[in-house]
Context: one part of a larger RNA
RNA sequence: CUGGGCGUAAAGAGCGCGUAGGCGUUCCGAUAAGUCGGAUGUGAAAGCCUUCUGCUCAACAGAAGAAUUGCAUUCGAAACUGUCGGGAUUGAGUGCAGGAGAGGAGAGCGGAAUUCCCAGUGUAGCGGUGAAAUGCGUAGAUAUUGGGAGGAACACCUGUGGCGAAGGCGGUUCUCUGGCCUGCUACUGACGCUGAGGCGCGAAAGCUAGGGGAGCAAACGGGAUUAGAUACCCCGGUAGUCCUAGCCGUAAACGAUGGGCACUAGGUGUAGGAGGUAUUGAUUCCUUCUGUGCCGCAGCUAACGCAUUAAGUGCCCCGCCUGGGGAGUACGGUCGCAAGGCUGAAACUC
Numbered sequence: 001c002u003g004g005g006c007g008u009a010a011a012g013a014g015c016g017c018g019u020a021g022g023c024g025u026u027c028c029g030a031u032a033a034g035u036c037g038g039a040u041g042u043g044a045a046a047g048c049c050u051u052c053u054g055c056u057c058a059a060c061a062g063a064a065g066a067a068u069u070g071c072a073u074u075c076g077a078a079a080c081u082g083u084c085g086g087g088a089u090u091g092a093g094u095g096c097a098g099g100a101g102a103g104g105a106g107a108g109c110g111g112a113a114u115u116c117c118c119a120g121u122g123u124a125g126c127g128g129u130g131a132a133a134u135g136c137g138u139a140g141a142u143a144u145u146g147g148g149a150g151g152a153a154c155a156c157c158u159g160u161g162g163c164g165a166a167g168g169c170g171g172u173u174c175u176c177u178g179g180c181c182u183g184c185u186a187c188u189g190a191c192g193c194u195g196a197g198g199c200g201c202g203a204a205a206g207c208u209a210g211g212g213g214a215g216c217a218a219a220c221g222g223g224a225u226u227a228g229a230u231a232c233c234c235c236g237g238u239a240g241u242c243c244u245a246g247c248c249g250u251a252a253a254c255g256a257u258g259g260g261c262a263c264u265a266g267g268u269g270u271a272g273g274a275g276g277u278a279u280u281g282a283u284u285c286c287u288u289c290u291g292u293g294c295c296g297c298a299g300c301u302a303a304c305g306c307a308u309u310a311a312g313u314g315c316c317c318c319g320c321c322u323g324g325g326g327a328g329u330a331c332g333g334u335c336g337c338a339a340g341g342c343u344g345a346a347a348c349u350c
Stems, first nucleotide, its partner, number of pairs: 003322004007304002012318001014201004021194003025088007033081002035077008049065006091191001092188003095184005103177007110154001115149007125136002162169002206247006215241002220236004258317006266295011278283001299306002323350003332343004
């Protein structure tokens, strides 16, 4: 230096942007660094290998050759890679015309419901469970009517529906704002793909400070259950859940499937466009692009299964794995207010 792998056996980084690097469309010309060929020099001897020879053979020894796959110089070749110059448009991007959407941020508004407060009606129960009890209630509860306060979440629509890189996003209006799709081909002319480090985003819980606090509810208290019951069930209930600013940086962060490009039978849904056909029209049928499901051939797979949204066939780049335990531990480093995160062994043992 080289192997085989990564849906479920060990293994895809939670996700993106992007630096270095790696890789990169087509045509013409130049160059000759890589590449290829020739020549020359060098590549010590011994050894190894081949042939011959000498000790009666062999070991051993002698001779010749080969090899030394390298390096340098020089002369050539120009397909490929590189470099330089010039062009192209299919990759990529821009423009114009349209389109769908819980994509993001901020500000406002709305109704239903729960709880609480005030007032009216009204009287003895209510609540809860498998059954109960704790609990609430004659200081008038539950129920019901009217009024008020406050916080949180947005029924139906709702859909293997939509949007987003992922986390995720669902009442409604306005403002600001990102991405995507289709059509036209007008413009730029390889501007591309990936991406070690780096930077940013990142559910829930948790942390700091200040607000807020209706419902729910770790901890905690009580009632039951039970042999016990630090639980499951019931009555309460504080952090928290909510907002603002900052931190944390982890998840079964899952499609347990990294990204890009190309190619490889079909069938059937669905979402968003475009074109055509028939129709007075709703609409029907056909074609096409993009997304998202199901079924299925070839092929692949240990099997399960995957199968144009590949786990098929290829190419480019990154990440990761290398028996189980010890252990995601110790030590060190680094980040964090902390909790802890990231990096990450060995002895020993089977």

Predicted 3D model of a 350-nucleotide part of an RNA (small-subunit ribosomal RNA, central domain) from an uncultured bacterium. RNAcentral holds the full RNA, with entries from ENA and SILVA. The prediction has a mean pLDDT of 89.